[in-house]
RNA sequence: UGGGGAGUGGCGCAACGGUAGCGCAGCUGACUCUGGAUCAGAAGGUUGAAGGUUCGAAUCCUUCCUCCCCAGCCA
Numbered sequence: 001u002g003g004g005g006a007g008u009g010g011c012g013c014a015a016c017g018g019u020a021g022c023g024c025a026g027c028u029g030a031c032u033c034u035g036g037a038u039c040a041g042a043a044g045g046u047u048g049a050a051g052g053u054u055c056g057a058a059u060c061c062u063u064c065c066u067c068c069c070c071a072g073c074c075a
Stems, first nucleotide, its partner, number of pairs: 001071007010024004018055001027041004048064005
């Protein structure tokens, strides 16, 4: 430098154009003498950044940033 893949709550992953969900963790409550386990509930996201397309974008297009894999160039 070229090609491919990934980036979404604290963590791990879904959602493949139409209200961003699930599990774990954390929080609150029930249970318990207390804790754990179990059960119930609530909260937590400008979807890596900036533009574009569209009535509507996490999703499609462009550029950039970070990480991984492959190839190449220089030393």

Record summary
The prediction has a mean pLDDT of 82. A computed fold for a 75-nucleotide RNA from a Candidatus Dormibacterales bacterium, annotated as transfer RNA. It matches the Rfam family "tRNA". Rfam links the family to the GO term triplet codon-amino acid adaptor activity. The family's RNA type in Rfam is transfer RNA. RNAcentral holds the sequence, with entries from ENA and MGnify. Lineage of the source: Bacteria > Bacillati > Candidatus Dormiibacterota > Candidatus Dormibacteria > Candidatus Dormibacterales. The same sequence occurs in records of 28 taxa.